[in-house]
């Protein structure tokens, strides 16, 4: 970057769907290691526990504890004297008190901090957030800076103590009691207030400075004596509050909102403006540049994507907001209407003694719960940073750190080397063989990571380490402990085998799957990534598929029916000034982090620091002055006016006119009229139709008329008159940009409808009748109402169309024709030219083509409308409009992979034109009616084996089923096997003979009985047994194939190089004209050529000439004979069979185009392809055929092979196709007599001659054949008879009896004789074949085959009728036309119902 998908193929529209990148992620498999990071997207549900915000004894009282000192009480220890009884000294411990100290403790008052920090996004669509300024309308504890101070007094209240209440939480009462706690009083440098003054300044109110009067208002002290602190003012940071411009989502099926609303005046209230609150007065104020409403959401930097604009996103991390169990409320305070502060209320929990209390994890761990889904009730204050505090120090779930999760990103490992007998193993195979695959083993080696053992940090400035014995470093040692996971039809890198058999399943998309599945499932083998692979959601990108960049509207989705015209949007030339847009230059923001450039530090990446640079943005300010855009002053080319002039179904109102058709009266006049495809209903003898003549009403205006006119469109057609609109020429007098184009809006706007009141002739929905059909609520005919007409009012649609919005300007020409001018000319005219309309052809240029091409669908620019896949639906449900009937405006669930547009090539068409054919037609003769043969269907069997199925299956395969054949059924019997090849053993066999035995085959016994030599344990060859490899299969698949046919068709067609056209399929060449059997041949042409087909080359036939002359012929010559080529002879004929000749539109004539060719002639056997055969283009029909053969898969292997008897394949209520034989006098029968042509023969064809009524026998001469033989040729002539009948037509059918063939003629042969004598008197409907030596007759032949044709395949002999013609039915072939077909009309596809 792009690829799949509509189609038989193209091109184009147009949707779907994929390759990427992403994530707070989940799910499935599966898991070695480390570093950074992240981790309740749902229930802002609800929580147990614990801990998260406390400090200051240098404010202060009291208590207490420690210590020290001191008193008083107290008397131990030990010691003096002792009369031993005690005295004394001594002065512990202990209790009492006082004073001091203090690293002490836990309430109190006081202070300072609990408005930071942490945590969530529910609420917000807002000055909340983002950007930028504004405060002359504010405040700011702790800090700092500077000025000026701190004199003097004073009553309390907590803690305490005593009472009392209560379950408790907590209170109450009384009494003492300090203070940096409270109150007053002085002082006043400076402040505030009120009064009225100058100065100066500013964008309004106003600000600032000096100066003056009056009048208010502090202060607290503690010490280690170093300081700490405390009042005021001013100022400075610093954090904040308030206003402003701009920017911040969706929906108009929300369009109208608002009463303190807007705004003044005067007040209260705040720090501070301000309707923020109040009293009064006025009626305002927001909205189509979207108010209100409603539905969504915390915004932002960034984050993801993307080339970019852009779209998506707001988790971590930073900023700002709001919020803290729900709602409101204030109090403290500098600062909160306050997460761990009160206070009312509401929900819920928990305590209780029932009286009443207590609570709020959206702190930080953890519970329930929800959910597809998110960790530890952990260590440290050691670092960073915050609260206290002088300070030491306390606190600190902020923080730092560990724990868990491959959530994610990033790094690293699972092993290196060498190694072919290319082991084994599996996998597949054409069985050779490939592959896995140096992969494995096996040898050498390292140690990254883990394990294990030693040392061991930095972060810490003097002390002080939670991380942590961590990061690192070294040591020994073993390939050891460390791969999966997803595809493998195409898109899209990777293919085989088996399984399955439209099941089972896959699938993003197109699609796989119905027996050979590269697409299911598994195996092998491959491809990709990789500690992850894969699915899934979700986002953005391909998607230029909303199109600013960067899309379209004639057919594809899409121009509004037309017009005026409001807002808005866009505008002509020239000339000065302006700077709002533009542009530039300074300046200040654009935070920090992220990106991105370049360093660095963690081995390296991830990560993390440092610098640069951007952050397109917003504001000030200095300057440009073309361009837009103001304002001023001007022009005339756009626009509009005037004046003159034609030309017009333009409009509306009034009269008028004649043709018609119906009615009505009357005259004429008679039986039909109308109407149809052909009818009928209908109308008419009550006079119809027709015809003559008056009248009557209504609609409409023949010809003129014409791709002519005129209107915005709708539309508009007789004449006249009125009134009236518009364009158009000429002329250039006037205005002077007055313009274009239009959301909303207002008008008009076919035909049908509606609605009141006329009209009604014709025509005519509806409805009736009559026809048509299977039905006919249709088309056809008869009738016929509403409507069609007028007024007046509604409606508001149409394929309202050129399926083409308006308006301008520019772009090659050529022709018509309407309206007007001007010029020239020898002027009823005619060329030339200019405006304007409307038409055709055409270049360039566009267009997917097709087309459009100055009337654009070209180029440009302005403006409005409208489109974004079919289908659901222009349908719902809302809303306006309408009496109504609808109109308008307009969805979503669902559902499909297409839906579509333009052009191609077939096919088709009850579309055209042209043309052939026994296609019709014109003939002749059949079929279908009957009898039989034959084939198939069915039916029936045990089995009636199989295949063939419209033409193009059915006398087909089968050129021949009694067994055999034979595949089928019954039953026996075999099991390496009837048949092939190899192996081993044994025998001599094969064969031929006899015996049991059996339905038969199988099966059992016996006898005869083999070659060859290096004479060997040999070979051949043959029985027979034995194991296995394998035979065997007419068993499936003809839709797995070959090969081989059949059909359209002997039809005239099918393509191909090059070359031209065309964006392509494709065209062209093949099409036209002519011609012809023929794409045969001529001519012309963007074609020129060529192939396979045509035709011709081959066969045979017709004619003639040479050559040859037996087996064939016999004319002369000569024999013999009754005759006969019989016989000598001969090749003259006939005949054979060789190889020529011969026909070419070659010759005349006429037609055509001076061509091809066509028509008639001549001559010739023969004439225009002489006449018949073979010869079947590309292909179509998944045609037939696995049962000729061959074959791939499958299936069967004591049976689906072999074999072997019987039986079936021959069956019989029917149906059917092919067909013999006949219905008869053109004939039957009978006598007797003539003439072929082709074939065929040894397991053979049979002669003469005899037998018999026949068939056929007996015989066997000749022939492997122009010798012999089958062979007698029938119709036919001729002569007889029969005489129109179920017959002297017909011959089924039965009986009797032979013959033949064969092992065997019951099932189930064919023939012959007598006998029997059915059907049937020429065949509905329908339907074959045949154009000449053919129909139609007549007989021969012969293949197959023991026998067994009406059948096939041939021969001949006799021998016809009839073709106007191509209108119509079938098939074919050409060009052309229409298609929504393409499995191709046996098509597609619509509606009902199931």
């Nucleotide at each position: 970057a792009g690829a799949g998908u509509u189609u038989g193929a193209u091109c184009c529209u147009g949707g779907c769907u994929c390759a990427g990148g992403a994530u707070g992620a989940a799910c499935g498999c599966u898991g070695g290691c480390g570093g950074c990071g992240u981790g309740c997207c749902u229930a802002a549900c609800a929580c147990a526990u614990g801990c998260a915000a406390g400090u200051c004894g240098a404010a202060c009282g009291a208590a207490g504890c420690a210590u020290g000192c001191g008193g008083a009480u107290g008397g131990a220890a030990u010691u003096u004297c002792u009369u031993c009884g005690g005295a004394g000294a001594g002065g512990a411990a202990g209790c009492c008190u006082g004073c001091a100290u203090g690293a002490c403790u836990g309430a109190g008052u006081g202070g300072c901090g609990g408005a930071c920090g942490g945590g969530u996004g529910a609420g917000u669509a807002a000055c909340g957030c983002g950007u930028g300024g504004g405060c002359a309308a504010c405040c700011u504890g702790c800090c700092c800076u500077g000025c000026a101070c701190a004199g003097g007094g004073g009553g309390a209240c907590a803690a305490c103590a005593g009472c009392c209440g209560g379950a408790a939480a907590c209170g109450g009462c009384u009494g003492c009691u300090a203070a940096u706690a409270c109150c007053g009083c002085a002082u006043g440098a400076g402040c505030g207030c009120a009064c009225a003054g100058c100065u100066u300044c500013g964008c309004a109110u106003g600000g600032a400075g000096c100066a003056g009067u009056g009048u208010g208002a502090a202060a607290a002290g503690c010490u280690g004596c170093g300081g700490c602190g405390g009042u005021g003012c001013a100022g400075g940071a610093u954090g904040g509050g308030c206003c402003c411009g701009c920017g911040u989502c969706u929906g108009a099926u929300u369009a109208g909102c608002u009463g303190g609303u807007u705004g003044g005046c005067g007040g209260g209230g705040c720090a501070a403006c301000g309707g923020c609150c109040c009293a009064c007065c006025a009626a305002g104020g927001c909205g189509a540049c979207g108010a209100u409403c409603a539905g969504u959401a915390g915004c932002c930097g960034g984050c993801c994507u993307g080339a970019g604009a852009g779209g998506g996103u707001g988790g971590a991390c930073g900023g700002c907001c709001a919020c803290a169990u729900u709602g409101g409320g204030a109090c403290u305070g500098a600062g909160a209407c306050a997460c761990g502060g009160c206070c009312c209320a509401g929900a819920c929990u928990c305590c209780u003694a029932c009286g009443g209390g207590a609570g709020g994890c959206a702190g930080c761990a953890g519970u329930g719960g929800g959910g597809a889904a998110u960790a530890u009730u952990g260590c440290a204050c050691a670092a960073u940073g915050g609260g206290g505090g002088a300070a030491a120090c306390c606190c600190u779930g902020a923080u730092g750190c560990a724990g868990c999760g491959a959530c994610g990103c990033c790094g690293c490992g699972u092993g290196a080397g060498c190694g072919a007998a290319g082991a084994a193993g599996u996998a597949u195979u054409u069985c050779g063989g490939u592959a896995u695959g140096u992969a494995a083993a096996g040898c050498u080696c390292u140690a990254u990571c883990a394990g294990c053992a030693g040392g061991g940090a930095a972060g810490a400035a003097a002390u002080u380490g939670a991380c942590g014995g961590u990061a690192c470093c070294u040591g020994a040692g073993u390939a050891a402990g460390a791969a999966g996971c997803u595809c493998c039809g195409g898109c899209u890198a990777a293919a085989u085998a088996c399984g399955u058999g439209c099941c089972a399943g896959c699938a993003g998309c197109c699609g796989c799957g119905g027996u050979a599945a590269u697409a299911c499932g598994u195996a092998u083998g491959g491809a990709g990534c990789a500690a992850g692979c894969g699915u899934u959601a979700u986002c953005c990108g391909g998607a230029u598929u909303u199109a600013c960049u960067g899309g379209g509207u004639g057919u594809a989705a899409a121009g509004g029916g037309a017009g005026c015209g409001u807002a808005g949007g866009c505008g002509g030339c020239c000339u000065g000034c302006c700077a709002a847009g533009u542009c530039u230059g300074a300046u200040g923001u654009g935070a920090a982090a992220u990106a991105c450039c370049g360093g660095g530090g963690c081995u390296c990446a991830a990560c993390c620091c440092c610098g640069g640079g951007g952050c397109u943005g917003c504001a000030u300010u200095g300057g440009a002055a073309a361009c837009u855009g103001g304002c001023a002053g001007g022009c005339u080319g756009g626009a509009g006016u005037g004046u003159c002039g034609g030309a017009g179904a333009g409009g509306c109102a009034g009269g008028c006119g004649g043709a018609a058709u119906u009615c009505c009266u009357a005259g004429u006049g008679u039986a039909g009229c109308g109407g149809u495809g052909a009818a009928a209903u209908g109308c008419g003898u009550a006079g119809a139709u027709a015809u003559u003549a008056g009248g009557a009403g209504g609609a409409a205006c023949a010809c003129c008329a014409g791709u002519g006119g005129c209107g915005a469109a709708g539309g508009c057609g007789g004449c006249c008159u009125g009134c009236u609109g518009g364009a158009c020429g000429a002329u250039g007098a006037c205005u002077g940009a007055c313009g274009c184009u239009g959301a909303g809006g207002c008008u008009c706007g076919a035909a049908a409808g509606c609605g009141u009141g006329g009209g009604g002739a014709g025509c005519a929905a509806a409805c009736a009748g009559g026809a048509u059909u299977a039905g006919a609520u249709a088309c056809c005919c008869u009738g016929g109402u509403a409507g069609u007409c007028c007024a007046c009012g509604c409606c508001g649609u149409a394929a309202a169309c050129g399926a083409u919005g308006a308006a301008c300007a520019c772009u090659a020409g050529g022709u018509g024709u309407c309206g007007g001018g001007g010029a020239g000319c020898g002027a009823a005219g005619c060329u030339c030219u200019c405006c304007g309309g409307u038409g055709c052809c055409g270049c360039a240029g566009c267009a997917a083509a097709c087309g459009c091409a100055g009337u654009a669908a070209g180029u440009a620019a302005u403006c409005c409308a409208c489109c974004u896949g079919g289908g659901g639906a222009g349908u719902a449900c809302g809303u306006u409009c309408g009496c109504a009937a609808g109109a308008a405006u307009g969805a979503a669930a669902c559902u499909c992979a297409a839906a579509g547009g333009a052009a191609u090539u077939g096919a088709c068409g009850g579309g055209g034109a042209c043309c052939c054919g026994c296609a019709c037609a014109a003939g002749c003769g059949g079929u279908g009616g009957a009898g039989c043969a034959u084939g198939u269907g069915g039916u029936u069997u045990a089995a009636u084996u199989c295949g063939a199925a419209g033409c193009a299956a059915c006398g087909c395969g089968a050129a021949g089923a009694a067994c055999c054949u034979u595949a089928c059924c019954a039953g026996g019997c075999c099991u390496u096997g009837a048949c092939a090849u190899c192996c081993c053993c044994c025998u001599g066999g094969a064969u031929g003979g006899c015996c049991c035995g059996u339905a038969a085959c199988g099966g059992g016994g016996u006898c005869a009985g083999c070659c060859c030599u290096u004479u060997u344990u040999g070979g051949g060859c043959a029985g027979g047994g034995g194991a296995g490899a394998c035979a065997g299969g007419u068993g499936g698949u003809g839709c797995a194939u070959g090969g081989u046919u059949g059909u359209c068709g002997u039809c005239a067609g099918c393509u191909c190089g090059u070359g031209u056209c065309g964006u392509g399929a494709g065209a062209u060449g093949u099409u036209g004209g002519g011609u012809u059997a023929a794409g045969u041949c001529c001519c012309g042409c963007a074609a020129c050529g060529a192939g396979c087909g045509c035709a011709a080359c081959c066969c045979u036939u017709a004619u003639c000439a040479u050559c040859a002359g037996u087996a064939g012929c016999a004319a002369a010559c000569a024999g013999a004979g009754a005759a006969a080529g019989c016989u000598g002879u001969g090749c003259a004929c006939u005949c054979u069979g060789a190889c020529g000749a011969g026909a070419c539109u070659g010759c005349c004539a006429g037609g055509g185009a001076u061509a091809a060719c066509c028509u008639g002639g001549a001559g010739g056997a023969a004439g225009g392809u002489g006449g018949g055969g073979a010869u079947g283009a590309c292909g179509u029909c998944a045609a037939a055929u696995c049962a000729u053969c061959a074959u791939g898969c499958c299936c069967c292997u004591u049976a689906u092979g072999a074999u072997u008897u019987g039986g079936g394949c021959u069956a019989c209520a029917c149906a059917c196709g092919u067909g013999c034989u006949a219905c008869a006098a053109u004939g039957g029968c009978g006598u007797a007599a003539a003439c072929a042509a082709a074939g065929g023969g040894a397991a053979g064809c049979g002669a003469a001659g005899g037998a018999g009524u026949g068939a056929u026998c007996c015989g066997g001469a000749g022939c492997a054949a122009a010798u012999c033989u089958c062979a007698g040729a029938a119709a036919u002539a001729a002569c007889g008879u029969c005489u129109c009948a179920g017959u002297u037509c017909g011959g089924a059918u039965u009986g009797u009896a032979g013959u033949c063939u064969g092992c065997g003629a019951c099932u189930c042969g064919a023939c012959u004789a007598c006998a029997u004598g059915a059907a049937g008197c020429u065949g509905g409907a329908a339907u074959c074949g045949c154009u000449a030596g053919u129909a139609a007759u007549c007989g021969c032949g012969g293949a197959u085959c023991a026998g067994a044709a009406u059948g096939c395949c041939g021969c001949g002999g006799u021998g016809a009728a009839u073709a106007c013609g191509u209108u119509c039915c079938c098939g074919g072939g050409u060009c052309u036309u229409g298609u929504a077909c393409a499995c191709a009309c046996c098509g597609c596809c619509c509606g009902u119902c199931a």